[in-house]
RNA sequence: CCCUUAGAGUUUGAUCCUGGCUCAGGACGAACGCUGUCGGCGUGCUUAACACAUGCAAGUCGAACGAUGAAAUUCUGACGGAGGCUUCGGCCAACUGAGGGAUGGAUUAGUGGCGGACGGGUGAGUAACGCGUGAGUAACCUGCCUUUCAGAGUGGAAUAACAUUUGGAAACGAAUGGUAAUACCGCAUAACGUCACGGGAUCGCAUGAUUCUGUGACCAAAGGAGCAAUCCGCUGAAAGAUGGACUCGCGUCCGAUUAGCUAGUUGGAGAGGUAACGGCUCCCCAAGGCGACGAUCGGUAGCCGGACUGAGAGGUUGAACGGCCACAUUGGGACUGAGACACGGCCCAGACUCCUACGGGAGGCAGCAGUGGGGAAUAUCGCACAAUGGGGGAAACCCUGAUGCAGCAACGCCGCGUGAAGGAAGACGGUCUUCGGAUUGUAAACUUUUGUUCUUAGUGAAGAAAAAUGACGGUAGCUAAGGAGAAAGCCACGGCUAACUACGUGCCAGCAGCCGCGGUAAUACGUAGGUGGCAAGCGUUGUCCGGAAUUACUGGGUGUAAAGGGCGCGUAGACGGGCUUUUAAGCAAGAUGUGAAAUACCGGGGCUCAACUCCGGGGCUGCAUUUUGAACUGAAGGUCUUGAGUGCAGGAGAGGGAAGCGGAAUUCCUAGUGUAGCGGUGAAAUGCGUAGAUAUUAGGAGGAACACCAGUGGCGAAGGCGGCUUUCUGGACUGAAACUGACGCUGAGGCGCGAAAGCGUGGGGAGCAAACAGGAUUAGAUACCCUGGUAGUCCACGCGGUAAACGAUGAGUGCUAGGUGUAGGAGGUAUCGACCCCUUCUGUGCCGCAGUAAACACAAUAAGCACUCCGCCUGGGGAGUACGGCCGCAAGGUUGAAACUCAAAGGAAUUGACGGGGGCCCGCACAAGCAGCGGAGCAUGUGGUUUAAUUCGAAGCAACGCGAAGAACCUUACCAGGUCUUGACAUCCGUGUAAAGCCGUAGAGAUACGGUGUGAGCUUGCUCAAUACGAGACAGGUGGUGCAUGGUUGUCGUCAGCUCGUGUCGUGAGAUGUUGGGUUAAGUCCCGCAACGAGCGCAACCCCUAUCGUCCGUUACUAACAGGUAAUGCUGAGGACUCAGACGAGACCGCCGGGGACAACUCGGAGGAAGGUGGGGACGACGUCAAAUCAUCAUGCCCCUUACGACCUGGGCUACACACGUGCUACAAUGGGUACAACAAAGGGAAGCGAAGUCGCAAGGCGGAGCCAAACCCAGAAAAGUACUCUCAGUUCAGAUUGUGGGCUGCAACCCAACCCACAUGAAGUUGGAGUUGCUAGUAAUCGCGGAUCAGCAUGCCGCGGUGAAUACGUUCCCGGGCCUUGCACAAACCGCCCGUCA
Repeated sequence: CCCUUAGAGUUUGAUCCUGGCUCAGGACGAACGCUGUCGGCGUGCUUAACACAUGCAAGUCGAACGAUGAAAUUCUGACGGAGGCUUCGGCCAACUGAGGGAUGGAUUAGUGGCGGACGGGUGAGUAACGCGUGAGUAACCUGCCUUUCAGAGUGGAAUAACAUUUGGAAACGAAUGGUAAUACCGCAUAACGUCACGGGAUCGCAUGAUUCUGUGACCAAAGGAGCAAUCCGCUGAAAGAUGGACUCGCGUCCGAUUAGCUAGUUGGAGAGGUAACGGCUCCCCAAGGCGACGAUCGGUAGCCGGACUGAGAGGUUGAACGGCCACAUUGGGACUGAGACACGGCCCAGACUCCUACGGGAGGCAGCAGUGGGGAAUAUCGCACAAUGGGGGAAACCCUGAUGCAGCAACGCCGCGUGAAGGAAGACGGUCUUCGGAUUGUAAACUUUUGUUCUUAGUGAAGAAAAAUGACGGUAGCUAAGGAGAAAGCCACGGCUAACUACGUGCCAGCAGCCGCGGUAAUACGUAGGUGGCAAGCGUUGUCCGGAAUUACUGGGUGUAAAGGGCGCGUAGACGGGCUUUUAAGCAAGAUGUGAAAUACCGGGGCUCAACUCCGGGGCUGCAUUUUGAACUGAAGGUCUUGAGUGCAGGAGAGGGAAGCGGAAUUCCUAGUGUAGCGGUGAAAUGCGUAGAUAUUAGGAGGAACACCAGUGGCGAAGGCGGCUUUCUGGACUGAAACUGACGCUGAGGCGCGAAAGCGUGGGGAGCAAACAGGAUUAGAUACCCUGGUAGUCCACGCGGUAAACGAUGAGUGCUAGGUGUAGGAGGUAUCGACCCCUUCUGUGCCGCAGUAAACACAAUAAGCACUCCGCCUGGGGAGUACGGCCGCAAGGUUGAAACUCAAAGGAAUUGACGGGGGCCCGCACAAGCAGCGGAGCAUGUGGUUUAAUUCGAAGCAACGCGAAGAACCUUACCAGGUCUUGACAUCCGUGUAAAGCCGUAGAGAUACGGUGUGAGCUUGCUCAAUACGAGACAGGUGGUGCAUGGUUGUCGUCAGCUCGUGUCGUGAGAUGUUGGGUUAAGUCCCGCAACGAGCGCAACCCCUAUCGUCCGUUACUAACAGGUAAUGCUGAGGACUCAGACGAGACCGCCGGGGACAACUCGGAGGAAGGUGGGGACGACGUCAAAUCAUCAUGCCCCUUACGACCUGGGCUACACACGUGCUACAAUGGGUACAACAAAGGGAAGCGAAGUCGCAAGGCGGAGCCAAACCCAGAAAAGUACUCUCAGUUCAGAUUGUGGGCUGCAACCCAACCCACAUGAAGUUGGAGUUGCUAGUAAUCGCGGAUCAGCAUGCCGCGGUGAAUACGUUCCCGGGCCUUGCACAAACCGCCCGUCA
């Protein structure tokens, strides 16, 4: 200078952290699913180194040799013989041409040479000098090739082939004869060769090497071609090149639950062997060698260049291409050769296959194709030697499954296409819809146009270096024509993660990488439409790296999340003070060699681009050699004192071992006194005690432990240590500064110490006390409590070796604000001394700054800042388990897994809820009282049962005299039967007619039929309303879902709470405010305060009621005046009173006193009708209960549509063994009955209230005045009161039930009412178990009156007044609630969570 490092989901109600799991990326020799136009370049048995049919993959040289001797040419020429002649006997004769000779040289089995050790395949073995890298060989070899020097003279004996004979089924032989060579052998020649013995020189790290020289010995050869020149060969030597062999340094996987291994083992001298060194082999001698720096053993594996990934460091990998190694059916062996212990050679053995005449033989695809098999899975029995390369040959040439090409496969990479432009009526269709529309969508159609690819035809390469020779290939390319014609899919759409709706399904079917979806409104399943992504591919699966800082070298941790060893001593090792000299191992710089090519990177070039490929460059971070430097580390030497230690002077201490001594207490024994209990508990019992306990006094015995002092005081490494004395002994501290001179720190293994319990042997045994026994408790109680009680606890000697062995915090050193206690020491000041004060060292506590930390917290005794060393951790469970090893007498300890399973487990902190936690406070919550309920009968509601139906809902409080303020029909939703289907009800269209009403007939009725009977507006043939019929849109549903909803309501609770803005604090959830001190009915108010304000609640404002005033004054009232009556505000009148109703007043802790903080407020008092919110009502915060209601109403979705809709009759909702709730009436004398006879309030009344009068015992009837109401009526209030009677009984109590007769309402009282009346009947019941409810004053209790609903029906409900109490010490307890605090593993929040057993 350049390049480069991305995260997310998931633990919780929420938060921060720790931590695992999962995802997004890239890659692949891949496979599978769906789909598939073309081309280029690559790649293609990863599994059975399993078995292989068939063909091919290594031959060549006749110019080494014998033999053979084809074609061709030539010579000769038998037989035959056209034709001619003929004397007919024959002759001549072209032609054909057997056979033979010569020339010629094709072919080649054999001998011989070279090659076959290369090329090609595979990765089984191998943890090794096998591979990589760098050195070495003075310890070595090297055919063919190159260079140089020298040479090739002369002889010989065989043997294949061949011939004959012969064995065998075959493979393959045997015998005899006979032949050649570049095959084999002898002799000669011979050094710069080899060996032996000498002499000299030079060099090397050593053994030693090189060279010069002398003597002796030994060793060689082959020819062929050509007319020839010459060429190719041959022999010896030297050198080069190439290829190999051996040795060494360094590097190279996992396991220690593999710790010891080794006899040719380690070394020596000698010999043999080898190309060569060497225990490589052998004889002898010695006893070594390797190993915690991991030997040996076990498992796995070819190694590398490289490839993939990654920011890098790393991690994984070793297909294709290239280098090395190993192997060739398995194992062993050698031969030949320059080279092999030899893939397509030999021998032996094994397995397997094949042939066989059973005697015996043959074979080796991990060469190229191909077959079977295995497997998820991997290709053609192709073409060519044209190119490149290889073998042979003098060459032509031959051979070459090396190689070049083609075929198959989307297996990978790269490229191209499936059209382009225009085109809105935004077409049709599809999908959705709020029905308006939206979307698919310029997309299509349509118009114009192009021709990559495609088809047809023509032309046609480069690849080939002088010529010739092209498998690929009539291929690539080029040209022309045709023609949008033939060419798009796959996956996804809840979040991560780009992309949404409808329908179907209904915890089913299914999805799913993680979290998780699906139980009737699924953006998560399936389908469709739409959308997103990629694209000839797209998804899935598998594997590797990444993300993962989740093994952390770069780059993590260990108080509480996983993790500090229980503690010390100390070995190896690691690390280590000041100064100085040397050295140069580490370190740094330069140079040299190497780091193959390919790959990767950079710059260029060639295929139209790209992939691909070619050229150049840099690089390859490494290793080795060498030169230089000397700061730091190391090494060696010298020196120093501050680290460490020694000596000296002191004081402190439950430090350790041993011995002795002491008092208090418990228990036991003896004796005395003494008598009925003691003991024990929540309460008891077991137990002890009249045989004398407990208690008490005295004496004695024995064991164990040491009160007070005593203290976050002391000592020790930890465990731990506590009466006193003596003795032995360890360590620390302080002072001073004499001595040593880095002697230090840590510490894997090792050694030692190590609470309690436990074990062994022998003692001891008072108390305590596992086990055990008994008593209690309890559903049980193998526990907690009680009474006993054995091991043990104690001592001695051994063993064991663990603990929440904790500060849950390893050891050491240095540094980094302070304050305040305490223990031990020293110093200073003060005239001596004591106290006090100051300074300092060591130990031990608390608070606190910076800093650290997830937070809690730590903070000079660090959890801060740094360094050194050791131990340990890597999700939860399985499990500190199993197996193995070691230790132990045993119990057990130590070391220490895996399968499987989960998506969490966990830490700290937050807000709630909860607690048989704490503090404060309230409420008819308890307590104190009064009256009840629970027992009886009846009424009513519910459950249950029953039923054709007994319609439905409500369910702890907060369902149950509730919806229902009133089920005979109706209501009515239920059941049975009879009926209707555009409908009982709404809107729209058409036609007809008025419809309705009234009457009659049939029917249970709905209904049907018949008769009668009539509109309105007018613009004069239409409209309106009505009705009948018809068609369809639609109506209708008290059918489902209150867990899809609105609205309304209940409840906590008229409890005092619930929140917000800004600020501040905290990483954050959150906190603060709202907590605290007081006070209140109240988060009411005051004070204080990092808070300051505000909102919804509280209170007040509203209504009724209690007092007064003013005004008004009839239907209310009547004091005064007048009139009148039997009597009455009856009349005139009045506006005083009562009352009515409008407006006001009044109450505010305002006044006085006490308390309190000079506050808020509170206590007492005065005045007042009322006193501390006077009493009552309305009014209900944020929210909780998926609380209630789809049957008040409204409403989404689903469902029914001649029925789940509608009408009618009858029935049911009223049933009845039983259970519960709420009430009424009673059980009686505070009462019942009879008689007499006072005093209200609030209401209602026209389809109404209904007076007087009259009839009836009565219910009631007749009657009809008055009243649309302060007027009239309902309407008599009752209890109370006065008088009489009953006299404690199942009664003169109580009234159920039943019977008879009657009354009222209504179309109708059988189911089925009710109610009322009269007479008769006269049940249970004598005050109610456990338990439980209401009420604090005009309240409870008791007494009656009215109203709504309603034809009728009230013990219910809602109101009204009359009479009118008792009690509250108080807040311990029960229930509910509020505030603060504490604990928590709860958050569905204690009706929680969760453990074990069983199924």

Predicted 3D model of a 1399-nucleotide RNA (small-subunit ribosomal RNA) from an uncultured bacterium.
The sequence is in RNAcentral, with records from ENA, Greengenes and SILVA.
Model confidence (mean pLDDT): 84 of 100.